[in-house]
Context: one part of a larger RNA
Molecule: large-subunit ribosomal RNA, domain II
Organism: Candidatus Poribacteria bacterium
RNA sequence: GCCGGUGACUUACUCUGUGUAGCCAGAUUAAACAUCUUUGAUGUGGAGUCGGAGCGAAAGCGAGUCUGAAUAGGGCGUUCAGUUGCAUGGAGUAGACCCGAAACCAGGUGAUCUACCCAUAGGCAAGGUGAAGCAUAUGUAAAAAUAUGUGGAGGCCUGAACCCACCAAGGCUGAAAACUUGGGGGAUGACCCGUGGGUCGGAGUGAAAGGCUAAUCAAACCUGGUGAUAGCUGGUUCUCCCCGAAAUAGCUUUAGGGCUAGCCUCAUGUGUUCGGCAGUGGCGGUAGAGCUCUAAUUGGACUCGCGGCCCCACCAGGUUAGCAACUCCAGUUAAACUGCAAAUGCCAUUGUCUUAAGCAUGGGAGUCAGUCAGUAGGGGAUAAGCUCUAUUGACGAAAGGGAAACAGCCCAGAUCACCAGCUAAGGUCCCUAAAUACGCGCUAAGUGGUAAAGGAUGUUUUGUUGCUGAGACAGCCAGGAUGUUGGCGUAGAAGUGGCAAUCAUUUAAAGAGUGUGUAAUAACUCACUGGUUGAGCGACUUUGCACCGAAGAUUUCCGGGGCUAAGCGUGUUACCGAAGCUGUGGAUGUCCCGUAACAGGGGCGUGGUAGGGGAGCGUUCUAUAGUAGGACUGAAGGAGAAUCGUGAGACGCUCUGGACGAAUUAGAAGUGAUUAUGCCGGC
Numbered sequence: 001g002c003c004g005g006u007g008a009c010u011u012a013c014u015c016u017g018u019g020u021a022g023c024c025a026g027a028u029u030a031a032a033c034a035u036c037u038u039u040g041a042u043g044u045g046g047a048g049u050c051g052g053a054g055c056g057a058a059a060g061c062g063a064g065u066c067u068g069a070a071u072a073g074g075g076c077g078u079u080c081a082g083u084u085g086c087a088u089g090g091a092g093u094a095g096a097c098c099c100g101a102a103a104c105c106a107g108g109u110g111a112u113c114u115a116c117c118c119a120u121a122g123g124c125a126a127g128g129u130g131a132a133g134c135a136u137a138u139g140u141a142a143a144a145a146u147a148u149g150u151g152g153a154g155g156c157c158u159g160a161a162c163c164c165a166c167c168a169a170g171g172c173u174g175a176a177a178a179c180u181u182g183g184g185g186g187a188u189g190a191c192c193c194g195u196g197g198g199u200c201g202g203a204g205u206g207a208a209a210g211g212c213u214a215a216u217c218a219a220a221c222c223u224g225g226u227g228a229u230a231g232c233u234g235g236u237u238c239u240c241c242c243c244g245a246a247a248u249a250g251c252u253u254u255a256g257g258g259c260u261a262g263c264c265u266c267a268u269g270u271g272u273u274c275g276g277c278a279g280u281g282g283c284g285g286u287a288g289a290g291c292u293c294u295a296a297u298u299g300g301a302c303u304c305g306c307g308g309c310c311c312c313a314c315c316a317g318g319u320u321a322g323c324a325a326c327u328c329c330a331g332u333u334a335a336a337c338u339g340c341a342a343a344u345g346c347c348a349u350u351g352u353c354u355u356a357a358g359c360a361u362g363g364g365a366g367u368c369a370g371u372c373a374g375u376a377g378g379g380g381a382u383a384a385g386c387u388c389u390a391u392u393g394a395c396g397a398a399a400g401g402g403a404a405a406c407a408g409c410c411c412a413g414a415u416c417a418c419c420a421g422c423u424a425a426g427g428u429c430c431c432u433a434a435a436u437a438c439g440c441g442c443u444a445a446g447u448g449g450u451a452a453a454g455g456a457u458g459u460u461u462u463g464u465u466g467c468u469g470a471g472a473c474a475g476c477c478a479g480g481a482u483g484u485u486g487g488c489g490u491a492g493a494a495g496u497g498g499c500a501a502u503c504a505u506u507u508a509a510a511g512a513g514u515g516u517g518u519a520a521u522a523a524c525u526c527a528c529u530g531g532u533u534g535a536g537c538g539a540c541u542u543u544g545c546a547c548c549g550a551a552g553a554u555u556u557c558c559g560g561g562g563c564u565a566a567g568c569g570u571g572u573u574a575c576c577g578a579a580g581c582u583g584u585g586g587a588u589g590u591c592c593c594g595u596a597a598c599a600g601g602g603g604c605g606u607g608g609u610a611g612g613g614g615a616g617c618g619u620u621c622u623a624u625a626g627u628a629g630g631a632c633u634g635a636a637g638g639a640g641a642a643u644c645g646u647g648a649g650a651c652g653c654u655c656u657g658g659a660c661g662a663a664u665u666a667g668a669a670g671u672g673a674u675u676a677u678g679c680c681g682g683c
Stems, first nucleotide, its partner, number of pairs: 001683006011094013026050003032044005054061002064076004097235002100232001104225006115199006122192002124189001126158003129154001133150006162186003166183005201217001203213003238616006248261005262367002264364007273357001275353009288340001289338002294334003298330004303324001305323002307320004370395010400411003415586004420582003426576003429561003435573001437572006448563001454548002458545002463540005475532005481505003487499002511526001515524002587606007617672001619669005630660001637656004643650002
């Protein structure tokens, strides 16, 4: 891991609903006793309990009573049948649906491991060093001292046994639940070790690491209290039908738990009260708007005050490109501004539609982690698949079609069957069902098929305006002069460094000069003019679609092929397209008609998690019954097909098997398993 078996809402008592049965102003016995066909039945048993009257703390009074001075008012009563079984929903007390702690306490068992201690034994190759002491010599008055020997000390040195465990590698489902190998440390000592003995669970022992106390230690192990407790995790077993939530509020040593309310369901009652729409009457201060108020704010006018300057002994005075109040004119801003003010909303009322809904009482719940999207906002950075409100929708608890794929987007809510039809969103060249449809435009960028400020003779469209056959615009040919190198200034400045000025003449026209250029001149060019040519040419503006801006790491943002439409805009007609709608047939809930009768007909329904309600299937046992018009002419059990039933399932049909054994109608439960890292067994 698989297969098989086993495995979780029970039981007792009390209370409270519902159903049902008996009796009924009453209902009922408990213990006990008696009898019998004796794990039970029947009878006796009225003690007791509930009900039949309440009110008051009570005395007490009583359809009333209490309060009170009260014949007042008010509170609770007086009108409504109970009670005893059985079944069942729920609650309480018990282990109370099952499994699961870490722990706590009591009584015991452990020092054959290990810690320390006591007693008594044992062990330590070999080599090195050479303390004290002693001897001799030298030395001295005697010493001290020195030298040479001798001697053999030491938690001394090197290093086996022995003890340890510092490093590395291996091992790490090991050879081993701590090892192996190679190095390493101690190795006469606070050394190692045998045997016997002692000390233990809040206790021992500890050269102290919370170490060790039998592979267990911040409190051993065993048994008991014990089914400790677990607001936590996991699991909780057959079917079908009807309805169907919540993730909110308040409170909570409360925040992943509760309680009450809200929302769901069932029963009973009420009977349009609900909701939609329309009419009528109200409420309001949001969007918008506005600037009267409260604040903010721009320019101007007027002009206090302040500042600067002048003047001044003081006071005063003058002046002002500064700051600036009030007032006036014009222009702005506001969630905490309002002399205005919607839409939506809310309230009331009338009418209308309605098998849907609403309300009341009672039984049963679940929910208290929500998520995304649109809209209005707060927080944040007008960030977040962010966070907090309001409101609507979806998901949650919703399948189907579309969005390539994609809980929350778009369409649409799956009762079942069908090789029938019509549509929605979205689509109709191929993948791929349906238009290579039609009309008119746009785009040339593969834009479409990612992005901004900004940029641009891309191109479409709109309007205004200028020039133009007295010849425009562009091109080409020619002119573009004179006073004059204007003045100032300068080394120079001659149209063309700078400053100021910017006249006049000749002209078809020509600036005291548009740019290039020179040291300055020169040279080129422009404005301006003539000729040539011959019909449109400029400026601004509106609008659509394109262009640049545009750099990323696998081939990539068209789903792909591919497309110049098979792109974009607009209009039209077809078609495709879903579990939507329709058709045909069946099932079922509910309402109406109807019936002896879920006979029949019609209307509206039948997605669904938590959860509520209803109806059933099956297992074991009991009675029917060891019965059958069951069974060796083949029971139970095992295997399999057909058939029947919406399903759980049913069915003596076949084979196997070889001796038992139903149905029906009731009753009682150790009553249904893919899951609890479940438990036991097999492989």